[in-house]
RNA sequence: CGAGUCGGCCGGACGGUCGCGUCGGGGCCCCCGGGCACCCGCCGAGGAAAGUCCGGGCUCCACAGGGAACGGUGGUGGCCAACAGCCACCCGGAGCGAUCCGCGGGACAGUGCCACAGAGAACAGACCGCCCGUGCCCAGCACGGGUCAGGGUGAAACGGUGGUGUAAGAGACCACCAGCACGCCAGGUGACUGGCGUGGCUCGGUAAACCCCACCGGGAGCAAGGUCGGACAGCACGCGUUCGAGGGCGUCCCGCCCGAGCGUGCGGGUAGACCGCUCGAGGCACGUGGCAACACGUGCCCUAGAUGGAUGACCGUCACCGGCGGUGGAGCGAUCCACCGCCGGGACAGGACCCGGCUUACAGGCCGGCUCGUCUC
Repeated sequence: CGAGUCGGCCGGACGGUCGCGUCGGGGCCCCCGGGCACCCGCCGAGGAAAGUCCGGGCUCCACAGGGAACGGUGGUGGCCAACAGCCACCCGGAGCGAUCCGCGGGACAGUGCCACAGAGAACAGACCGCCCGUGCCCAGCACGGGUCAGGGUGAAACGGUGGUGUAAGAGACCACCAGCACGCCAGGUGACUGGCGUGGCUCGGUAAACCCCACCGGGAGCAAGGUCGGACAGCACGCGUUCGAGGGCGUCCCGCCCGAGCGUGCGGGUAGACCGCUCGAGGCACGUGGCAACACGUGCCCUAGAUGGAUGACCGUCACCGGCGGUGGAGCGAUCCACCGCCGGGACAGGACCCGGCUUACAGGCCGGCUCGUCUC
C1' cells in the first nucleotide's frame, strides 16, 4: 500500500425569535374552592424510544391439594434478579489465516417418512454386465437359476485395500486400516481428549415428524389495582333457594370452599379528578479480583411523566456530505491533495408502569485490535 475480518462509538454544535407540555413563582377572575387562551424561570425522547419475540420487578385473583393435558428449554462450566441473554471452553463444519456457522439430549423403546432419478431407499435390490444349465434357425438369441466384484441412478445403494477361495462371486475366510460397542489406564471441575485391550465383521438418514428422557413454568396485565366525586328507571321471560341455580380454585377432571340469587332480551345512565408515576437489578469515573461475562468498594450526578396524548419551525455562524467552477501543488499520465466561491442535502424513527435482552430499520462519520499478500529498509 492492497485485500479481509472482528469490536467499540457518534448520530450535528452554538446563538437568537416564535410555538408546545409538566413543574415552581407571580398575576387575573369568581360562587373561596377552583379556573385561565396572562407573565417569568427550570426541565423536556432514542440508539434503537420500534417489533412486542423472550425474561424479571410491580399489581390483582387464587393459595387445598392430587392427576392429566399444554407450553418452553436442551454440548459443558460460569455470570445474572431472571432468560430463548452474555462470557469462556468442547465437538462438528467452512476458510491459507484472522475469524465465521451450528434450531449441538436420544434414531439397538416404538411408529412414520425418505422427493426426483433409479431395477432396488432398509434386515433392500438383478437394469447392464459376469457365471452355470437347457433349448434353438449356434461368432448369437431365448428361458430358468446363481452372483452385488464391475457399470449406471441418486443427497444417501448395507465398510476400504490386498489376498485366499469360487463356475462366477460374496466378511464366506484371512491380514492391515477406518468406524462402532464394551472394559481399563492417563489428563481435565466438566463437555471431552489421548492410549491399550476385547468383540460381532459394519448396524443408513430424519426428532423445527410423532415420540422418549431430564429440567422449568399458576393466571391476567398500569384500560393492573386503589381512593374520591357524579349520573340512572325500570319492564318482560326463564331457572333456582338443601331435590341447591350460580360463583371461586383463570385449560380439564377429581376434590375442596362460598352460596341466594342468577341468566337472556328491551330500555336508561356515565366517559371526571387524584394515587399508582418514576430514584432505579440507575448512570459516570477510578480502584481491586477475574482470561472474560461480571462482582465488590469509594466518589460524583438526578435527567420527561403527557392522557387525544407536549420536544417543532425559521434565521445567522461554524462543522459534515455531494455536485459544479477556479487557483496552487504532486505525478509521464489516469488521477490525487489543499484552499476559495456557488448550489443542494441531513437518515431511521418518537416515550405512555419500569428494567434486562433479542431482532429489525438507519443519511453520514470516527476509532481500535487482528489476519493474509506485495514492495522497501
Record summary: This is a predicted structure of a 377-nucleotide RNA (Bacterial RNase P class A) from Kytococcus aerolatus. Its Rfam family is "Bacterial RNase P class A". Rfam classes the family as a ribozyme. The coordinates come from a structure-prediction model, not an experiment, and the mean pLDDT is 77.